Small-subunit ribosomal RNA, 5' domain from a metagenome, 513 nucleotides, folded computationally.
[in-house]
Context: one part of a larger RNA
RNA sequence: GGAUGAACGCUGGCGGCGUGCUUAACACAUGCAAGUCGAACGGAAAUUGUAUAAAAUUUAUUUUAUAUAGUUUUAGUGGCGAACGGGUGAGUAACGCGUAGGCAACCUACCUUAAGCAGGGGGAUAACACAGGGAAACUUGUGCUAAUACCGCAUAAUAUUGGGAUAUGGCAUCAUAAUCCAAUCAAAGGAGUAAUCCGGCAUAAGAUGGGCCUGCGUCCAAUUAGCUAGUUGGUGGAGUAAUGGUUCACCAAGGCGACGAUUGGUAGCCGAACUGAGAGGUUGAUCGGCCACAUUGGGACUGAGACACGGCCCAAACUCCUACGGGAGGCAGCAGUGGGGAAUAUUGCGCAAUGGGGGAAACCCUGACGCAGCAACGCCGCGUGAAGGAAGAAGGCUUUCGGGUUGUAAACUUCUUUGAAUGGGGACGAAAAAAAUGACGGUACCCAUAAAACAAGCCACGGCUAACUACGUGCCAGCAGCCGCGGUAAUACGUAGGUGGCAAGCGUUAUCC
Numbered sequence: 001g002g003a004u005g006a007a008c009g010c011u012g013g014c015g016g017c018g019u020g021c022u023u024a025a026c027a028c029a030u031g032c033a034a035g036u037c038g039a040a041c042g043g044a045a046a047u048u049g050u051a052u053a054a055a056a057u058u059u060a061u062u063u064u065a066u067a068u069a070g071u072u073u074u075a076g077u078g079g080c081g082a083a084c085g086g087g088u089g090a091g092u093a094a095c096g097c098g099u100a101g102g103c104a105a106c107c108u109a110c111c112u113u114a115a116g117c118a119g120g121g122g123g124a125u126a127a128c129a130c131a132g133g134g135a136a137a138c139u140u141g142u143g144c145u146a147a148u149a150c151c152g153c154a155u156a157a158u159a160u161u162g163g164g165a166u167a168u169g170g171c172a173u174c175a176u177a178a179u180c181c182a183a184u185c186a187a188a189g190g191a192g193u194a195a196u197c198c199g200g201c202a203u204a205a206g207a208u209g210g211g212c213c214u215g216c217g218u219c220c221a222a223u224u225a226g227c228u229a230g231u232u233g234g235u236g237g238a239g240u241a242a243u244g245g246u247u248c249a250c251c252a253a254g255g256c257g258a259c260g261a262u263u264g265g266u267a268g269c270c271g272a273a274c275u276g277a278g279a280g281g282u283u284g285a286u287c288g289g290c291c292a293c294a295u296u297g298g299g300a301c302u303g304a305g306a307c308a309c310g311g312c313c314c315a316a317a318c319u320c321c322u323a324c325g326g327g328a329g330g331c332a333g334c335a336g337u338g339g340g341g342a343a344u345a346u347u348g349c350g351c352a353a354u355g356g357g358g359g360a361a362a363c364c365c366u367g368a369c370g371c372a373g374c375a376a377c378g379c380c381g382c383g384u385g386a387a388g389g390a391a392g393a394a395g396g397c398u399u400u401c402g403g404g405u406u407g408u409a410a411a412c413u414u415c416u417u418u419g420a421a422u423g424g425g426g427a428c429g430a431a432a433a434a435a436a437u438g439a440c441g442g443u444a445c446c447c448a449u450a451a452a453a454c455a456a457g458c459c460a461c462g463g464c465u466a467a468c469u470a471c472g473u474g475c476c477a478g479c480a481g482c483c484g485c486g487g488u489a490a491u492a493c494g495u496a497g498g499u500g501g502c503a504a505g506c507g508u509u510a511u512c513c
Base pairs, nucleotide, nucleotide: 001513002512003511004510006509007508008507009506010505013382014381015380016379017378018377019375020374021340026338027337028336030335031334032333035080036079037078040077041076043074044073045072046071047070048069049068050067051066052065053064054063055062056061057060087293088292089291096218097217098216099215100214101213102212103211106210107209111206112205113204114203116201117200119153121151122150128143129142130141131140132139133138159184160183161182162181163180164179166177167176168175169174189198190197191196219265220264221263226256227255228254231253232252233251234250235249236248237247238246268290269289270288271287272283273282274281275280295316296315297314298313299312318329319328320327321326346372348371349370350369354368355366356365357364358363385415386414387413388412395406396405397404398403419454421449422448423447424446425445429440457502458501459500460499461498462483463482464481468497469496470495471494472493478485479484
């Protein structure tokens, strides 16, 4: 000198764009953050119309019941989603990450493509009704009912398994292609007058997303030198989508290590960021990729996908409710509270845009996101007036008392009106044929109005280092980054005037280069 997610002191006009718990992965009141589909299903409730019957009376209406047709709502069954998006960095020195490869050892819902299939049955169960139990959370029994819920049967191969034989290739197990036999395994309907559309099943391929393996790279300490029994390898089972001591039985005795094993400490990694001429050094906030975690520890279930932040079970700590028998909870989501701290914001608006989930769609949901609020926290831009103006006014300071300086500075004259203020107009962002649709927002922007009117500070002035005098003080009070100032004329302390530097900031502290 540059830089910062900064803080502190003094000061503070506006706008744009960013950024904002670095500390206690401390504890959390309250609200919201993941739903959606009635075009899968049976009900229930409300409502509209028609028909029939009954009753009432005001005699052409009302009410009730039944049937039928429609509309609306939705507790439950069912489907898809909830594994994304959002947060945090505790753990992790590891195939975790980065990079380059491999899988002849693998999976992939939704989506796309291709060519096929969807026949015929069955038994339940929630809702509901009734009867209970419980303070509650919730729960038991009996009875009824539906489905794209569940289960057999049929059909089926280029699927799976087993067997036979052929060709080509390779990387050891093998791979690919055509072929024969046997066994096994599918499905669901809905909307519509219909056409048709949306779905269903099996197969192959694609796309996308993942899983696993390997080479190389990846902090400090030797005042850590030996470490290791599933340990290293083999055979055979089990397990997995898949390889593998992943796991088990048996067998062998191996495996790693000064090219730093093991142990201890520290740490999420990277793209990148800062600095530097570069080499390098430091950092890993915001944004993007990967990983890990969700009060602590363990476990599986469902599912294409989790060993699952707003799912389940168990244990632990903590908090809450309780009728003492038993229950409920998890902000490292967005706001917000307490606490810790030098220190970090609103319990805001909207789904209008972009994107995501569901749905045939309308649409619903979305604290993702888009915006607004707060903070000079940062960067950038603008303003606080411009031109003229010497009687060089007054005042201040100083003086050798002549003067000098503040200083064209002010006053005064002429002019301008950015920002702020008031009034009027008023968007783009929003579109696929049209219409409709804007949180931001009456915002940006434009026009008009009036007046220089409302808007400058901070630090320094001995040398390094740009900028000097007076007074006070008298080794005192104090200053100080280093050298050093101060003991009676201190350009170094304090104040004043002046000057220098930067400027809505200026200085200090901390850290990195």

Its Rfam family is "Bacterial small subunit ribosomal RNA". Gene Ontology terms of the family: structural constituent of ribosome and ribosome. The prediction has a mean pLDDT of 85.